Molecule: transfer RNA
Organism: Clostridia bacterium
């Protein structure tokens, strides 16, 4: 060179055709004499990059390419 698997809010991970959610975090409140806990809320990602692929419709199917992590050797 080759095979495999992964890349998704600040972290970690779900979504496998039908307009992106879940824990923890971070803000605002609520409670406390006071943090913590609890409880309410809301910000925050066009889903690693590109194809005007395919399809009424792509995070998902497809093809190039990047980066990471196993396997072989």
């Nucleotide at each position: 060179a080759g095979c495999a698997g992964a890349g998704u809010g600040g972290a970690g991970c779900a979504g496998u055709g039908g307009u992106a959610g879940c824990u923890c975090g971070u803000c605002g409140g609520u409670c406390u004499c006071a943090u913590a806990a609890u409880c309410c809320g809301a910000a925050g990602g066009u889903c690693g990059c590109g194809g005007u692929g395919u399809u009424c419709g792509a995070a998902u199917c497809c093809c190039g390419c990047c980066u990471c992590u196993g396997c072989a050797a």